RNA sequence: GCUACCAUGGCUCAGUCGGUAGAGCGUCUCACUCGUAAUGAGAAGGUCGCCGGUUCGAUUCCGGCUGGUAGCU
Numbered sequence: 001g002c003u004a005c006c007a008u009g010g011c012u013c014a015g016u017c018g019g020u021a022g023a024g025c026g027u028c029u030c031a032c033u034c035g036u037a038a039u040g041a042g043a044a045g046g047u048c049g050c051c052g053g054u055u056c057g058a059u060u061c062c063g064g065c066u067g068g069u070a071g072c073u
Base pairs, nucleotide, nucleotide: 001072002071003070004069005068006067007066010025011024012023013022019056027043028042029041030040031039049065050064051063052062053061
């Protein structure tokens, strides 16, 4: 330098051939217990990496950029 893939709550990851996003773990509250853990119930937490384009509508499609991983030279 070239190619491919990845970027989504604090962490690990789903998701949708375009219709305003979920799980597990974690955090907080409550119940249970003599108390803790475990268990059960509930809650908070994400402008879906950034900038544009297409569209009535983009996390999803297209282009560019940034970062990461792998391969090639």
Molecule: transfer RNA
Organism: uncultured Lachnospira sp.